The RNA shown here (transfer RNA) has 76 nucleotides and comes from Amaricoccus solimangrovi.
RNA sequence: GCCGCGUUAGCUCAGCUGGUAGAGCAGCGCUCUUGUAAAGCGAAGGUCGUGGGUUCAAAUCCCUCACGCGGCACCA
Repeated sequence: GCCGCGUUAGCUCAGCUGGUAGAGCAGCGCUCUUGUAAAGCGAAGGUCGUGGGUUCAAAUCCCUCACGCGGCACCA
């Protein structure tokens, strides 16, 4: 340098053919307990990597850039 995959909540990950974002765990509150843990219940938590484009509407499609992983090439 080229090709492919990935980037979504604090962490690990879903999200079908565009219709406006979810789960588990963690953290917080409550119940239970003499008190913890466990268990149950509840609420909260997101610029969907950046910028732009298409569209009535974009996490999803297109372009650009950044970062990570893998492969190839280069490296007398």

Rfam family: tRNA. The family's RNA type in Rfam is transfer RNA.